[in-house]
Molecule: SAM riboswitch aptamer (S box leader)
Organism: Saccharopolyspora gloriosae
RNA sequence: AAUCCAUCCCGAGCGGCUGAGAGACCUGGCUCCACGACGCCGCAGCAACCACUCCACGAGUGAGCAGGUGCUAACGCCAGGGUCGAUGGAGU
Numbered sequence: 001a002a003u004c005c006a007u008c009c010c011g012a013g014c015g016g017c018u019g020a021g022a023g024a025c026c027u028g029g030c031u032c033c034a035c036g037a038c039g040c041c042g043c044a045g046c047a048a049c050c051a052c053u054c055c056a057c058g059a060g061u062g063a064g065c066a067g068g069u070g071c072u073a074a075c076g077c078c079a080g081g082g083u084c085g086a087u088g089g090a091g092u
Stems, first nucleotide, its partner, number of pairs: 003090006013043005021032003025081005044072003048069003052064003055060001076084001
């Protein structure tokens, strides 16, 4: 990198740097943003998957924890399009 499987209506912010757009892509909307959005860094938080522990044990849509990733505006913001996007796990 591609493939397969699962999930994406719940949850979770402060500071510093930067300085104009951002919300994956296209279209039409709508929303956020110089009262500093988006992005990066630090700390913190959340708990989706894996790991670990407990209950169950044929099973899980269970509970805990926060180690590995991940995530921390709005239903993946809404609708249409699509060999669409993101995250985790597995093996090659």